[in-house]
C1' cells in the first nucleotide's frame, strides 16, 4: 500500500430497518445470616467509535475518517 473481519453499559457479549437497545458477569442497595459467603428481590449504569448519507423509521444499509486484529505484496 489493497483486501478481509470487527468496534454496543465497568467486562466478554445478544438484538429481522419497527414498542422505552437487551441479558449475563462486575458494582450498589435490600431480604436473609450472629458475621461474611451462597441464595433471593430490586437499582444504577449506553452520544450503538467519530462524521455525513439513505429512509416514514438506522446498533443494522451506503461513504469518508478514526482504533483494534488478520491475509497478501
Nucleotide at each position: 500500500g489493497u483486501c478481509c473481519c470487527c468496534g454496543u453499559a465497568g467486562c466478554g457479549c445478544a438484538a429481522u430497518g419497527g414498542a422505552u437497545a437487551g441479558a449475563g458477569c462486575g458494582u450498589c442497595a435490600g431480604c436473609c445470616u450472629c458475621c461474611g459467603g451462597a441464595g433471593c428481590u430490586g437499582a444504577a449504569g449506553g452520544u450503538u467509535g467519530c462524521a455525513g448519507g439513505u429512509u416514514c423509521g438506522a446498533g443494522u444499509c451506503c461513504u469518508g475518517c478514526c482504533g483494534g486484529g488478520g491475509a497478501c505484496g

Source information: This is a predicted structure of a 73-nucleotide RNA (transfer RNA) from a Planctomycetota bacterium. The RNAcentral record of the sequence draws on ENA. Its Rfam family is "tRNA". By type it is a transfer RNA.